[in-house]
RNA sequence: UCUUAUCAAGAGUGGCUGAGGGAAUGUGCCCAAUGAAGCCCGGCAACCGUCAACAUGUUUGAAAUGGUGCCAAAUCACACAAAGUAUGUCUAUACUUUGACAGAUGAGG
Numbered sequence: 001u002c003u004u005a006u007c008a009a010g011a012g013u014g015g016c017u018g019a020g021g022g023a024a025u026g027u028g029c030c031c032a033a034u035g036a037a038g039c040c041c042g043g044c045a046a047c048c049g050u051c052a053a054c055a056u057g058u059u060u061g062a063a064a065u066g067g068u069g070c071c072a073a074a075u076c077a078c079a080c081a082a083a084g085u086a087u088g089u090c091u092a093u094a095c096u097u098u099g100a101c102a103g104a105u106g107a108g109g
Base pairs, nucleotide, nucleotide: 001109002108003107004106005105006104007103012041014040015039016038020031021030022029025079026078027077028076042071043070044069047067048066050062051061052060053059054057075102080099081098082097083096084095085094086093087092
């Protein structure tokens, strides 16, 4: 960098440290000296891998040693498009749904 699956669940009154953090940009909003980010310990989950079954496949189930990943708020919300609803009325606002764009993670190239 490309392809593909998933992304509304879950996860600490711990230790060190000491000011930021929530992907990029913007508008918001939130978290943080009652301790941010980072490291260690701990935990959550079940993508790869492992085991078992048979209907042998885009299968089902089990466990959680291994390879990752994750542990505020939906990927914190929105930004691009379409549809619908409500209010107002000559075209605007708000909300909802869907699909994209972008991102994160796993696996493969």